[in-house]
A computed fold for an 83-nucleotide RNA from Chitinophaga pinensis, annotated as transfer RNA. It was read from a public genome assembly. It matches the Rfam family "tRNA". Rfam links the family to the GO term triplet codon-amino acid adaptor activity. Its mean pLDDT, the model's own confidence on a scale to 100, is 82.
RNA sequence: GGGGAGAUAGCCAAGUGGCCAACGGCAACAGACUGUAAAUCUGUUCUCUUCGGAGUUCAUAGGUUCGAAUCCUAUUCUCCCCA
Numbered sequence: 001g002g003g004g005a006g007a008u009a010g011c012c013a014a015g016u017g018g019c020c021a022a023c024g025g026c027a028a029c030a031g032a033c034u035g036u037a038a039a040u041c042u043g044u045u046c047u048c049u050u051c052g053g054a055g056u057u058c059a060u061a062g063g064u065u066c067g068a069a070u071c072c073u074a075u076u077c078u079c080c081c082c083a
Stems, first nucleotide, its partner, number of pairs: 001082007010026003018066001027045006046055003059075005
């Protein structure tokens, strides 16, 4: 330099137009259990909340659409193959 794949929550990871603040796992916190701890079980884990809900998010910036994590464009970064 050419070709291809990818970037999602503290970490891993699913999701490829609407049913999504986003399956699942790990981790953390609280509770139950336990003599203590581990294991197990339950709940919570973006922000606000009157707990009903509301707002803003999927690398960055634009665009398409009634509606975008998902489609398009540019940029940044990571990985693989070829040279």